[in-house]
RNA sequence: UCAGUAAAAGGGUAAACCUGUCUGAAAAGCAGGGACACAAAGUCACAGGUCUAAGGUCAAUGACUAUGACAGCUGGACUGCCUGA
Numbered sequence: 001u002c003a004g005u006a007a008a009a010g011g012g013u014a015a016a017c018c019u020g021u022c023u024g025a026a027a028a029g030c031a032g033g034g035a036c037a038c039a040a041a042g043u044c045a046c047a048g049g050u051c052u053a054a055g056g057u058c059a060a061u062g063a064c065u066a067u068g069a070c071a072g073c074u075g076g077a078c079u080g081c082c083u084g085a
Stems, first nucleotide, its partner, number of pairs: 001085004012038002017033004022029002036072001042078003046075003049070003055065004
C1' cells in the first nucleotide's frame, strides 16, 4: 500500500422492546436491562436524505421554516484492531 473468501485470539459496539423523581418544546439524547445485527455500528452534519418545529413568518384549529436532531439511510473526509499478500 492492497485485500479480507474462510478461520482464530483479545475483545468492542448494541436494533426492536422494557424501565426512569434524568435532559429537552419536540425529534431525540442519557442511564439500567436486553440482543437484531455490525470489521469501522469509531469520529466529523461536508453533499443528498429523514425526523422534529421551540422561536419566527403567513393567507393562522393550519401551513412553511433549523439555528435542533439522526453517523445503525446513501455518499464523502479523518483515524484504527486482527489476518493475509

The RNA shown here (c-di-GMP-I riboswitch aptamer) has 85 nucleotides and comes from Paenibacillus foliorum. Lineage of the source: Bacteria > Bacillati > Bacillota > Caryophanales > Paenibacillus.